This is a predicted structure of a 350-nucleotide part of an RNA (small-subunit ribosomal RNA, central domain) from an uncultured bacterium.
Context: one part of a larger RNA
RNA sequence: UUGGGCGUAAAGAGUCCGUAGGUAGUCAUCCAAGUCUGCUGUUAAAGAGCGAGGCUUAACUUCGUAAAGGCAGUGGAAACUGGAAGACUAGAGUGUAGUAGGGGCAGAGGGAAUUCCUGGUGUAGCGGUGAAAUGCGUAGAGAUCAGGAAGAACACCGGUGGCGAAGGCGCUCUGCUGGGCUAUAACUGACACUGAGGGACGAAAGCUAGGGGAGCGAAUGGGAUUAGAUACCCCAGUAGUCCUAGCGGUAAACGAUGGAAACUAGGUGUGGCCUGUAUCGACCCGGGCCGUGCCGAAGCAAACGCGUUAAGUUUCCCGCCUGGGGAGUACGCACGCAAGUGUGAAACUC
Numbered sequence: 001u002u003g004g005g006c007g008u009a010a011a012g013a014g015u016c017c018g019u020a021g022g023u024a025g026u027c028a029u030c031c032a033a034g035u036c037u038g039c040u041g042u043u044a045a046a047g048a049g050c051g052a053g054g055c056u057u058a059a060c061u062u063c064g065u066a067a068a069g070g071c072a073g074u075g076g077a078a079a080c081u082g083g084a085a086g087a088c089u090a091g092a093g094u095g096u097a098g099u100a101g102g103g104g105c106a107g108a109g110g111g112a113a114u115u116c117c118u119g120g121u122g123u124a125g126c127g128g129u130g131a132a133a134u135g136c137g138u139a140g141a142g143a144u145c146a147g148g149a150a151g152a153a154c155a156c157c158g159g160u161g162g163c164g165a166a167g168g169c170g171c172u173c174u175g176c177u178g179g180g181c182u183a184u185a186a187c188u189g190a191c192a193c194u195g196a197g198g199g200a201c202g203a204a205a206g207c208u209a210g211g212g213g214a215g216c217g218a219a220u221g222g223g224a225u226u227a228g229a230u231a232c233c234c235c236a237g238u239a240g241u242c243c244u245a246g247c248g249g250u251a252a253a254c255g256a257u258g259g260a261a262a263c264u265a266g267g268u269g270u271g272g273c274c275u276g277u278a279u280c281g282a283c284c285c286g287g288g289c290c291g292u293g294c295c296g297a298a299g300c301a302a303a304c305g306c307g308u309u310a311a312g313u314u315u316c317c318c319g320c321c322u323g324g325g326g327a328g329u330a331c332g333c334a335c336g337c338a339a340g341u342g343u344g345a346a347a348c349u350c
Base pairs, nucleotide, nucleotide: 003322004321005320006319007304008303012318014201015200016199017198021194022193023192025088026087027086029084030083031082033081034080035077036076037075038074039073040072041071042070043069049065050064051063052062053061054060091191092188093187094186095184096183097182098181099180103177104176105175106174107173108172109171110154114150115149116148117147118146119145120144121143125136126135162169163168206247207246208245209244210243211242215241216240220236221235222234223233258317259316260315261314262313263312266295267294268293269292270291271290272289273288274287275286276285299306300305323350324349325348332343333342334341335340
C1' cells in the first nucleotide's frame, strides 16, 4: 500500500524481438459512448442537518423543510477523449547515390614465440628462490647451430579509437551475410512507442558424445616456509582451457543509471559522412548531421556528483523496492543428464 521511490542507502529484468494491453502527429466533416448541462422519476420510515413546538430546562420527543451525491429516463452542447469516413507530411518506413567498421559465418594462407623429436658442436653443470630443496644432467643436460612435428594465441599498428542489442569482437586474403551513418527528398501515408505472458541470443566455469592436447593449469604428489601450513613460494601435473554437435542460462551480465519522444548556456578533444564565399586540387579554417570523451550555465542531489550521451524540466509504457537477520533458505511447481536454475515464504529474533 489511491503514497514515496529505484547511480552509491532496499529497488532497472543480462540483452533484444514481439502477442494481448496501455499510450499516440497535423487539418477539416459527421456521430454523441466518455465529458458538460436543463428537466422528470427514484433514492421507505426512523436517525443526522436546518427552522419551529411540547414536557419548569436538558436529555427526550412532535411538526415542517432543504440540500449534496448516486441510479434511470428524456432534451441540449461539441472544445477535449473516443468512433466513422476523408485529406496531409514534420513521426516511421521504402527507394536512389555514397561511406566507415576487430559486426557475424565459412574457407585458405602467414610469421614470431613455446614445447617435443632427430642430427652437429661442446662439457659440467642447469633450473629455481628471500635463501634453499624437490626436479633435470656424464646413458652427455643446460648453451648453440641445422632440420622436422604439434597445438594455441596473433607483438608493433592500438588510440577514454571502431563495430555490435547485450554477451562480445583484433595476423592476412577470399566468399556469403546483418546492421549503422551521410546526402537527396522520388515513393507509402501514422504504418508509431512500450510491451504482462511468449520467443531468440547470452562471458567464464560446468555437463554429454567424438576429436585434439604445445603452453598454462583447479585437483593431486613432492620440496620449502611455519608452532601448524590441507595456503601464499618452488618442482611436477590430471580434468579443463582448443575444435565439432548438443545441454546449461548464470556473473560486480556495471554506466551498479530500462526503453521512446520533446525542451533547457557554452567551451574543448576525438571517429564517420556531407558541405562552404577557402584552394588549381588536397590540407588548414568555418558550417550541418551521427557517434565517443573531458570541463562546465541553470537546475537537480543527503552528499559524492550529474549536467543536450542528465541523475535537469515534462509525457507514455514496462520492470522492480517497502527495516536487519532467518533466506535467495524451506515447501510446492516448472525446466535440466547432473550440477543446479527460475519462482519464492513463514515461525522465530533484533

The RNAcentral record of the full RNA draws on ENA and SILVA.
It matches the Rfam family "Bacterial small subunit ribosomal RNA". Gene Ontology terms of the family: ribosome and structural constituent of ribosome.